[in-house]
Context: one part of a larger RNA
RNA sequence: UGACGGAAGGGCACCACCAGGCGUGGAGCCUGCGGCUUAAUUUGACUCAACACGGGGAAACUCACCAGGUCCAGACAUGCGGAGGAUUGACAGAUUGAGAGCUCUUUCUUGAUUGUAUGGUUGGUGGUGCAUGGCCGUUCUUAGUUGGUGGAGUGAUUUGUCUGCUUAAUUGCGAUAACGAACGAGACCUUAACCUGCUAAAUAGCCAGGCCAGCUUUGGCUGGUCGCCGGCUUCUUAGAGGGACUAUCGGCUCAAGCCGAUGGAAGUUUGAGGCAAUAACAGGUCUGUGAUGCCCUUAGAUGUUCUGGGCCGCACGCGCGCUACACUGACAGGGCCAACGAGUACAUCACCUUGGCCGGAAGGUCUGGGUAAUCUUGUUAAACCCUGUCGUGCUGGGGAUAGAGCAUUGCAAUUAUUGCUCUUCAACGAGGAAUGCCUAGUAAGCGCAAGUCAUCAGCUUGCGUUGAUUACGUCCCUGCCCUUUGUACA
Numbered sequence: 001u002g003a004c005g006g007a008a009g010g011g012c013a014c015c016a017c018c019a020g021g022c023g024u025g026g027a028g029c030c031u032g033c034g035g036c037u038u039a040a041u042u043u044g045a046c047u048c049a050a051c052a053c054g055g056g057g058a059a060a061c062u063c064a065c066c067a068g069g070u071c072c073a074g075a076c077a078u079g080c081g082g083a084g085g086a087u088u089g090a091c092a093g094a095u096u097g098a099g100a101g102c103u104c105u106u107u108c109u110u111g112a113u114u115g116u117a118u119g120g121u122u123g124g125u126g127g128u129g130c131a132u133g134g135c136c137g138u139u140c141u142u143a144g145u146u147g148g149u150g151g152a153g154u155g156a157u158u159u160g161u162c163u164g165c166u167u168a169a170u171u172g173c174g175a176u177a178a179c180g181a182a183c184g185a186g187a188c189c190u191u192a193a194c195c196u197g198c199u200a201a202a203u204a205g206c207c208a209g210g211c212c213a214g215c216u217u218u219g220g221c222u223g224g225u226c227g228c229c230g231g232c233u234u235c236u237u238a239g240a241g242g243g244a245c246u247a248u249c250g251g252c253u254c255a256a257g258c259c260g261a262u263g264g265a266a267g268u269u270u271g272a273g274g275c276a277a278u279a280a281c282a283g284g285u286c287u288g289u290g291a292u293g294c295c296c297u298u299a300g301a302u303g304u305u306c307u308g309g310g311c312c313g314c315a316c317g318c319g320c321g322c323u324a325c326a327c328u329g330a331c332a333g334g335g336c337c338a339a340c341g342a343g344u345a346c347a348u349c350a351c352c353u354u355g356g357c358c359g360g361a362a363g364g365u366c367u368g369g370g371u372a373a374u375c376u377u378g379u380u381a382a383a384c385c386c387u388g389u390c391g392u393g394c395u396g397g398g399g400a401u402a403g404a405g406c407a408u409u410g411c412a413a414u415u416a417u418u419g420c421u422c423u424u425c426a427a428c429g430a431g432g433a434a435u436g437c438c439u440a441g442u443a444a445g446c447g448c449a450a451g452u453c454a455u456c457a458g459c460u461u462g463c464g465u466u467g468a469u470u471a472c473g474u475c476c477c478u479g480c481c482c483u484u485u486g487u488a489c490a
Base pairs, nucleotide, nucleotide: 001490004486005485007484008483009482010481011480012479013478016474017473020438021437022436023435024434027323028322029321031319032318033317034316035314036313043054044053065309066308067307068306069305071303076119077118078117079116080115086113089108090107092105093104094103123297124296126295127294128293132291134285135284136283137281138280139279144183145182146181148179149178150159151158152157162174164173165172188274189273190272191271192270194242195241198239199238200237201236204233205232206231207230209226210225211224212223213222214221215220245267247262248261249260250259251258252257325431329390330389331388332387333386334385335384342376343375351370352369353368355366356365357364358363397428402423403422404421405420406419407418444466445465446464447463448462449461450460451459
């Protein structure tokens, strides 16, 4: 110096508590991990910092595992064999899962491409992440880190980097043997909010206008349609800009700053993200890589490909979730409103799909639009609202488990890909000890899109819709930071 203290004093955090909300833990199911089983149930990761993680939703492929079968894609060098033929390929039969000449029988074919031996390449989802790079995670989302000159000390070192107040902040005010600096924080970048001001728009609209229909009382109103030349930019889109600086006032304060009110689209760092220092870990990844050392293997292959199986196996234990236990509900009609997306090959057969018809549905079929602000698509989503039925009964709650049938994807669906229909109608009557997340358009409820994707979400990442209760504090628990102190030792 500083790890540690069941030492003291400050400060901070919903990965802490308090006040609360929703839960998880109990049930059924889904999924990951362990165990057991197995030819194999491939494997990594195990406190936070492993376990719906490996973008890991595996029918084949993937694939690394298991049972088997082919192939060489064994460069190159040297020796041997070798044109009187090194070798290659093959019908049929046997053999085989196999229409693998794989092997055997039988012969034909080929023509220096090869064969054989040695050395040595190459390949490897083989080993080693405790040999490494790179990337990621974590310590660690907190405020921390460093040198120059000067001061103190023989020196390691220390001061600067601080008693106090303040801040989200080593943020500032100030204090001051320090002065002046650098990284980090902040600034910055992205996104969401405002602009009747600018620039515009037949891929966005509005108002004229033409035509048609309905209601009308001559005015007109409503709806549809027309691009055939008019006008505009409020809404929409997106460029340039502006806008907040806690502005003004009041209170507290020496100051920094804090609180309240007013104005304002906006006054928690305006909200939410991104980026993110120094020092580390023998954290994860050799299964991301044609990154990579060494070791292993290299033709009866740990290379590669083909067939089938497995990763899904079930006395059991744990973790993330979905569905529920109903009446604030279920069911049946009707009403009605989003945002973020995505969409048709170049080695390659095909994406998003409107509309019509058929069908109870799943789906099928015929046309049509779209390489997209143009079409799908206003994605007319769900919760929600209205009206009925049910009436507290494991009930019309719940929908597991089975049986039968019909479709769809795919070469292939059995161990049932998924969907639909009928039947079956299990546990579950709000969950012990424990424990998770969370402070405002947040929690929670609700669906949608995308990723994966031939097919398949109970997952993840986003998006909107409805929208609370309770703090606005504390250091009691759990941890972190600083100061003082003590003791061991690296």
This is a predicted structure of a 490-nucleotide part of an RNA (small-subunit ribosomal RNA, 3' major domain) from Eiglera flavida. Its mean pLDDT, the model's own confidence on a scale to 100, is 81. It matches the Rfam family "Eukaryotic small subunit ribosomal RNA". On this family, see Yusupov et al., Science 2001: "Crystal structure of the ribosome at 5.5 A resolution". Clan: SSU clan.